[in-house]
RNA sequence: UGCCUGGCAUUUACUCCUACAAUGGGCUGCACAUUGGGAAACUGAUGUGCGAAACUUGUCAAAUUCGGGGAAGCCCCUGGCGGGGGUAAUCCCGAGCCAAGCUCUGAAAAGUUCAGAGAAGGUGUAGAGACUUGAUGGCAAGCACCCUAACGGUUUAAGCCGAGGGUGAAGAGAAAGUCCAGACCACAAAACUACGAA
Numbered sequence: 001u002g003c004c005u006g007g008c009a010u011u012u013a014c015u016c017c018u019a020c021a022a023u024g025g026g027c028u029g030c031a032c033a034u035u036g037g038g039a040a041a042c043u044g045a046u047g048u049g050c051g052a053a054a055c056u057u058g059u060c061a062a063a064u065u066c067g068g069g070g071a072a073g074c075c076c077c078u079g080g081c082g083g084g085g086g087u088a089a090u091c092c093c094g095a096g097c098c099a100a101g102c103u104c105u106g107a108a109a110a111g112u113u114c115a116g117a118g119a120a121g122g123u124g125u126a127g128a129g130a131c132u133u134g135a136u137g138g139c140a141a142g143c144a145c146c147c148u149a150a151c152g153g154u155u156u157a158a159g160c161c162g163a164g165g166g167u168g169a170a171g172a173g174a175a176a177g178u179c180c181a182g183a184c185c186a187c188a189a190a191a192c193u194a195c196g197a198a
Base pairs, nucleotide, nucleotide: 002027003026004025005024010019029050030049031048032047033046034045035044036043037042055142056141057140058139059138060137065095066094067093068092069091070090073087074086075085076084077083096123097122098121102118103117104116105115106114107113108112127180129179130178131177132176133175143168144167145166146165147164148163151162152161153160185196188193
């Protein structure tokens, strides 16, 4: 800087709800510093600060289950500290399972098909939840920029060419939508929440 949360002021004089741009919290990028990896570009971690910026096309849409751990902020209880209860942006783990692509093994068969296994990635992880679409996701290709240790080539020379590597943020703890739930009432209750009814 952007995104999410949150809710001050404000939105009818007051209250509640909703929406929100304040203080605050989380994630992320960039610059700088310290430190680890790398031949380099670059990159992991930590800290401080905010001016700009953050690519295109094709393709996949399945699993969507059972459990567990951590969380700032905010709300409630407590005279206060401490402590306890709750909510929650969100950070993760185990087992199982999974589309396309990749790797390995086997079979048919003739360079394709089938079966099994594995790695990455996903699911689990929405306001309880159901479904559709895709992307900020997976896979492939391209484009822009940066680097050159190894291999091949070229040159007077040079990453110059092949080749290889890197960068092009995050939001999907439901994004865009269709539905559904919630909001009101009764009861229990401190908040929260459970249950019933409409």
Predicted 3D model of a 198-nucleotide RNA (Group I catalytic intron) from an Actinomycetes bacterium. The coordinates come from a structure-prediction model, not an experiment, and the mean pLDDT is 76. The model forms 83% of the base pairs in the Rfam consensus. Rfam family: Group I catalytic intron. From the family's description: Group I catalytic introns are large self-splicing ribozymes. They catalyse their own excision from mRNA, tRNA and rRNA precursors in a wide range of organisms. The core secondary structure consists of 9 paired regions (P1-P9). The sequence was found by an Rfam model in a public genome assembly.